[in-house]
Molecule: Bacterial RNase P class A
Organism: Burkholderiales bacterium
């Protein structure tokens, strides 16, 4: 100098103006509280807030105990509230290496599967050769024999089939207690269900429910339906009186529940620093700090300077590249909290710090 590995960190900076959400203080106002308005102060997204994939807290429901069923995990040990996470070690694989990756228990409990090729892929099979045994099957000649004949039987022989051994070839694996359990399964360990739209409280209008109070009347005609007159709780014109019209329901209380509102809601397995223990994950102690809490959902908009990056041009350089040269674009990668926390996974322009490995060169 180049190429890499591991760990940690940052995620444009500063300023001005105008806004939004929470909290605190003061003022206005009020008997007082809450709320409202004004002024001031203060806090206001992330390393992943994401995917919602694991594990917990919390809430409600269920629950004597045990078992069946279901799910998850799976080398040994440790960490932790817990985990499928993390750490240390072993083994295997990849890399020259730093290092990275691995569901990594059991295949003499049982079932299932093993592509292509190959004769055969797992209680076998028969491509070739040799040997053996036998008469299960088939064929031809001969011999013997039965029959008038057709033909049958026996023997010998050949081939197939059978048994044993060997060989070649295919294949990841060829008969060997083969391989696969991220197939069922077995073994060991762990696991109730649903989720903040959980759950709790306050509670309108309208329509149901229950209870109480007031009213639902009288006369005439008519067979009846109904009509007429007088009256009537209550309602409308209309805030009151009078007047007019309507008139069979009206009023009050209680209770459930909806809309809506409030709590749950952010002080926590919290953060920083120091010391100690441990190889490490992590744990312990002391001190300091308070660090979003919205909820049809705030965390924004405009501008200036500086920094950065893409592209183009210019200059230098053999080149990689460099430039306090110019222009243009981007306000600047991925991305936006929603009960909280620990992980995993995924997305991500660029940059900083520390440790380590390999190669080249120089001293």
């Nucleotide at each position: 100098g180049g190429a890499g590995c591991c760990g940690g960190c940052c995620a444009g900076g500063c300023a001005g103006c105008c806004g939004c959400c929470g909290c605190c203080g003061c003022c206005u106002g009020c008997a007082g509280u809450c709320g409202a308005g004004g002024c001031g102060g203060u806090g206001g997204a992330g390393g992943a807030a994401a995917g919602u994939c694991c594990g917990g807290g919390c809430u409600c429901c269920a629950c004597a105990g045990a078992g069946c069923g279901g799910g998850a995990u799976g080398c040994g040990g440790g960490g932790u509230a817990a985990c499928a996470c993390c750490c240390c070690g072993g083994c295997g694989c990849g890399g020259c290496g730093a290092c990275g990756c691995g569901a990594c228990g059991a295949a003499c409990a049982g079932g299932g599967c093993c592509a292509c090729a190959g004769a055969g892929a797992c209680g076998a099979g028969u491509c070739g050769c040799a040997c053996g045994g036998c008469u299960c099957c088939g064929g031809a000649a001969c011999a013997c024999u039965c029959g008038c004949a057709a033909g049958g039987g026996u023997g010998c022989u050949c081939g197939g089939g059978c048994g044993u051994g060997c060989g070649g070839g295919u294949g990841a694996a060829a008969c060997g207690c083969g391989g696969c359990a991220a197939c069922c399964u077995c073994c060991a360990u762990c696991c109730g269900g649903a989720g903040c739209a959980a759950c709790a409280c306050c509670a309108a209008a309208u329509a149901g429910g229950c209870a109480a109070g007031c009213g639902u009347g009288g006369c005439g005609c008519g067979c009846a339906a109904g009509c007429g007159c007088c009256g009537c709780a209550g309602g409308c014109c209309u805030g009151c009186u009078c007047g007019g019209c309507c008139g069979a329901g009206c009023u009050u209380g209680c209770g459930g529940g909806u809309a809506g509102g409030u709590g749950g809601c952010u002080a926590g397995a919290g953060c920083c620093c120091u010391g100690g223990g441990g190889c490490g994950a992590c744990c312990c102690a002391a001190g300091g700090c308070c660090c979003a809490g919205a909820g049809g959902a705030a965390u924004g908009g405009c501008u200036g300077c500086c920094g950065g990056a893409c592209c183009c041009c210019c200059g230098c350089g053999c080149a990689a590249g460099c430039g306090u040269g110019g222009g243009c674009u981007c306000g600047c990668a991925c991305a936006g909290a929603a009960c909280c926390c620990g992980g995993c996974u995924u997305a991500c322009c660029g940059g900083c710090c520390g440790g380590c490995u390999c190669c080249c060169u120089c001293u």